The prediction has a mean pLDDT of 81. The RNA shown here (transfer RNA) has 73 nucleotides and comes from a Myxococcota bacterium. Lineage of the source: Bacteria > Pseudomonadati > Myxococcota. It matches the Rfam family "tRNA". It is annotated as a transfer RNA.
RNA sequence: GGGCGCUUGACUCAGCGGUUAGAGUGCCGUCUUCACACGGCGGAAGUCCCCAGUUCAAAUCUGGGAGCGCCCA
Numbered sequence: 001g002g003g004c005g006c007u008u009g010a011c012u013c014a015g016c017g018g019u020u021a022g023a024g025u026g027c028c029g030u031c032u033u034c035a036c037a038c039g040g041c042g043g044a045a046g047u048c049c050c051c052a053g054u055u056c057a058a059a060u061c062u063g064g065g066a067g068c069g070c071c072c073a
Base pairs, nucleotide, nucleotide: 001072002071003070004069005068006067007066010025011024012023013022018056027043028042029041030040031039049065050064051063052062053061
């Protein structure tokens, strides 16, 4: 330098252009216990990496940029 993949709550990941963006773990509160753990119930937490564009409508499509990983040179 070229090609490919990934980027979504703290972490690991879902999410066919159509609504109020979800799950598990973790976190907070509460019930249970002498207490802890487990378990039950409830709750908080996201500018969907950034900037533009297409569209009535974009996490999703297009262009550019950034970071990480793999391959080639």